Predicted 3D model of an 82-nucleotide RNA (Glycine riboswitch aptamer) from Brevundimonas aurantiaca. Of the family's consensus pairs, 90% are formed in the model.
[in-house]
């Protein structure tokens, strides 16, 4: 790297488009806006620790651009094979 298992945390929020279903009272899900959160993809820092040691490689910390806040998908990292 790749195969299998496990893997959190935040609004199933609100208003506008329209779509699909409906027992016509509703339901789902899909853009965009908008406040309000969350960090475990990825990015950035800052350096705590590593190294072949003055030159390199850097975090689970820190921002929150990306991403994400029912479920699934994704997920850092672990565990097991090859």
């Nucleotide at each position: 790297u790749c195969g299998c298992g496990g893997g959190a945390g935040a609004g199933a929020u609100c208003g506008g488009c329209g779509c699909g279903c409906c027992u016509c009272g509703g339901c789902g899900g899909g853009u965009c806006g908008a406040c309000g959160c969350c960090g475990a993809a990825g990015g950035c820092g800052c350096a705590a620790c590593c190294g072949c040691c003055c030159c390199g490689g850097a975090a689970a910390c820190g921002c929150u651009c990306a991403g994400g806040c029912a479920a699934a998908c994704g997920g850092a990292c672990c565990g097991c094979g090859a």
NCBI's taxonomy places the organism under Bacteria, Pseudomonadota, Alphaproteobacteria, Caulobacterales, Brevundimonas.